[in-house]
This record gives sequence, structure tokens and C1' cells, in this order.
RNA sequence: GCGGGCGUGGUGUAACGGCUGCACAAGAGCCUUCCAAGCUCUUAGUACGGGUUCGAUUCCCGUCGCCCGCU
Repeated sequence: GCGGGCGUGGUGUAACGGCUGCACAAGAGCCUUCCAAGCUCUUAGUACGGGUUCGAUUCCCGUCGCCCGCU
């Protein structure tokens, strides 16, 4: 330099173009003599910029970052 893949809460991971879900973690409460476990609730997310569409995490283009391959 060229090609391919990936980017979603703090972490891991889902999501036929139609309300961004689950688990762990964190916080609060219940329970307990206390702790742990258990139960309930809460906080928190689509890398960035454009385009297509009634509607984009999803499709298209570009940028950035990471990974793999070729040279």
C1' cells in the first nucleotide's frame, strides 16, 4: 500500500428495516442477629459524519479505532 472482518450500558452478548433485550457489575430497598445467598426496583448503550427510507443497530458512502490476511 491492497483486501476482508468487527465496533451496541462499566463488562460480555442478542436484535426479519418497526418500543435497543438478556446476563454480570454498580446503587437503593426487602430478608437476616451480622455477612453471604435470594427477591424487588433503579441507573446506564448502537464509534463518528453524511445518504436512502414513512421509519436505520440493521442498507449505502466516507472517517476513526481494533483484528486477520496479502505484498
Molecule: transfer RNA
Organism: Thermoleophilaceae bacterium